Predicted 3D model of a 103-nucleotide RNA (SAM riboswitch aptamer (S box leader)) from a soil metagenome.
[in-house]
RNA sequence: CUCAUCAAGAGGGGGAGAGGGAACGGCCCGAUGACACCCCGGCAACCACUCAGUGCGCGCGCUGAAAAGGUGCUAAUUCCGGCAGGUUUACCUGGCAGAUGAG
Repeated sequence: CUCAUCAAGAGGGGGAGAGGGAACGGCCCGAUGACACCCCGGCAACCACUCAGUGCGCGCGCUGAAAAGGUGCUAAUUCCGGCAGGUUUACCUGGCAGAUGAG
């Protein structure tokens, strides 16, 4: 940089001790110990492998299952918002930004 996904799902312990939720504005979480780290679990099914079905140009495609491998995730819709359009003024759609995977 390109493509795909982002409304579902999944927590216990350890030591440590102050901010954390990407920035900003909100709103939350946090000394009843958060966040991060380590251990052990779990979730999911992007990639790889395996199995079943199926298509063809026979190596790949599609659908489904499984999950011992590589990642990822495990408060809140990506916690919400900003920008644009619609509109019943509270919502909808898209976008920006971001995260994850594959290349």
The sequence is in RNAcentral, with records from MGnify.
The coordinates come from a structure-prediction model, not an experiment, and the mean pLDDT is 84.